[in-house]
RNA sequence: GUCAGAGUAGGGUAAGCGCGUUAAGUGCCGCGGGACGGGAUGUUGCCCGCAGACGAAGCAGAGAUGCGCGAUGCUUGCCCGCAUCCGCUGCC
Numbered sequence: 001g002u003c004a005g006a007g008u009a010g011g012g013u014a015a016g017c018g019c020g021u022u023a024a025g026u027g028c029c030g031c032g033g034g035a036c037g038g039g040a041u042g043u044u045g046c047c048c049g050c051a052g053a054c055g056a057a058g059c060a061g062a063g064a065u066g067c068g069c070g071a072u073g074c075u076u077g078c079c080c081g082c083a084u085c086c087g088c089u090g091c092c
């Protein structure tokens, strides 16, 4: 130097364990902040705080509990997952 590849934030899905169903959470709007392949620039999406509007599916059972419901949380597996330059790994 050539060619090939890996890795972020995160997304999807399955399982497990929870939470709520006395409405938290999720989703939406605004403001502020943060992290985001190893580095630089940048994109995309993500997270946190505050404030606002909107807003829900319960049923069975004597009970234990069970079956549901929620754009519900976490963990694990699988799949997907950086644009340019440099770096990293492999081959020549």
Base pairs, nucleotide, nucleotide: 001092003090004089005088010080011079012078013077014076015075016074017073018072019070020069021068028052030050031049032048033047034046038086039085040084041083042082058067059066060065